SAM riboswitch aptamer (S box leader) from Bacillus methanolicus PB1, 117 nucleotides, folded computationally.
The sequence was found by an Rfam model in a public genome assembly.
RNA sequence: UUCUUAUCAAGAGAGGUUGAGGGACUGGCCCAAUGAAGCCUCAGCAACCUUCAAUGUUACUUCGACAUUGAAAAGGUGCUAAUUCCAGCAAGUUCUUAUGAACUUGAAAGAUAAGAA
Repeated sequence: UUCUUAUCAAGAGAGGUUGAGGGACUGGCCCAAUGAAGCCUCAGCAACCUUCAAUGUUACUUCGACAUUGAAAAGGUGCUAAUUCCAGCAAGUUCUUAUGAACUUGAAAGAUAAGAA
């Protein structure tokens, strides 16, 4: 970098350094000298990997494998403004003279994890 699978309405920030950008992209709308991004330190959230227990399925002599639920947090990641900030493509419903608007669902794109190449 690519592919597969899962999740994305919840949760959780202070200090130091530095000094103008940041929220992936486009449009909108926001955040930012009452200090952006980056880096460092400490803290926290969560539970993907991890560990344990119960139940079920498979197999059955056992070990085991898988699924669901619950618990834990030492380690590997991740995350700590706004739903992935909202929309972007398609379908449906309603409203609208029309342009279009609102809502719902599913994609796409993106992010993160685990596995594979």
About this RNA:
Its Rfam family is "SAM riboswitch aptamer (S box leader)". Rfam's curators write: The SAM riboswitch is found upstream of a number of genes which code for proteins involved in methionine or cysteine biosynthesis in Gram-positive bacteria. Its family is annotated with regulation of gene expression in the Gene Ontology. Clan: SAM clan.